RNA sequence: GGAGUCGGCCGAACGACCGCCGCCGUGGCGACACGGGGGAGGAAAGUCCGGGCUCCGCAGGGCAGGGUGCCAGGUAACGCCUGGGCGUCGCGAGGCGACGGAAAGUGCAACAGAGAGCAGACCGCCGAUGGCCCGCAAGGGCACAGGCAAGGGUGAAACGGUGCGGUAAGAGCGCACCGCGAGUUGGGCAACCAACCGGCACGGCAAACCCCACCCGGAGCAAGGCCAAAUAGGGAAGGGUGUGGGGCUUUUGCCCCACGGCGCGCGGCCCGCGCGUCCUUCCGGGUAGGCCGCUGGAGGCGUCCGGUGACGGGCGUCCUAGAGGAAUGGUCGUUCUCGACAGAACCCGGCUUACAGGCCGACUCCCACC
Repeated sequence: GGAGUCGGCCGAACGACCGCCGCCGUGGCGACACGGGGGAGGAAAGUCCGGGCUCCGCAGGGCAGGGUGCCAGGUAACGCCUGGGCGUCGCGAGGCGACGGAAAGUGCAACAGAGAGCAGACCGCCGAUGGCCCGCAAGGGCACAGGCAAGGGUGAAACGGUGCGGUAAGAGCGCACCGCGAGUUGGGCAACCAACCGGCACGGCAAACCCCACCCGGAGCAAGGCCAAAUAGGGAAGGGUGUGGGGCUUUUGCCCCACGGCGCGCGGCCCGCGCGUCCUUCCGGGUAGGCCGCUGGAGGCGUCCGGUGACGGGCGUCCUAGAGGAAUGGUCGUUCUCGACAGAACCCGGCUUACAGGCCGACUCCCACC
């Protein structure tokens, strides 16, 4: 100088004026006025996990169902984070991970292929041994019995791989390395690792059922709580009430049925059918409306201590939106690198996704020079 990896941070600045939503102070009975101060994000997003909070449910345990899934730790909890292991990608810094069990059982593998699970011989190789033929013999030939699975071929996958030896040809048949092992020893809390031993017995799939371990009650701030009009309906008291019949009651009176009147509904209309049918006061539930829940909290910052770290503890300091048709905006001036993604709605911890541009730190690789 170039190319990268990981982590952290910022993401227009300043001023003036006019507005909007809370808070505090003063004045006012009040509406309100004046003054002061606060007012979106790193993701406020997706609503994908986890928790707080609230109401409902719940003796305890089990079944069913769902979730998580290498090991250890952190945490209120997690599917998150940290450290470690293994696998894989990268020269590397580092990145990525559907990462428990296939020796509990059941099951699956199209097509191709001889054979697809305690398999198999299509092409091929051999034919030492036995057989046949030639030869006096040495030996040669055939490929019938038989042997083989090295090579070819099929397949995603062919019953360990590569190499050397060995053999008639071959074969863990022997050996070396790699792989494998519910074998031994050692290290580690563990995942796992190393050495030795074993000639290999035990293929793959659990993102198939299943087995194992651990976790899980439901609904959500429109949760939930308080105050409380008008109208209708409920209850109580008082007053009132067409006709006929019946019942209860000493009576006043109350109730039921039928008819009539009135209103509403069905229906184009009539008939018909159904429902309802007085006034005043009080009580309780509940609606509109209002108030609370609502933001001071697993809180931010600084510092010290413990820990490899996530994190935990102590001390100090700060207060930093809270609406309810829903505020956080507009105009102008100056400056710069000319401005991305995007807008709180009960709160918090994560994950994921979006993002113009810029800053800082640690580390890696390459080139050049000293």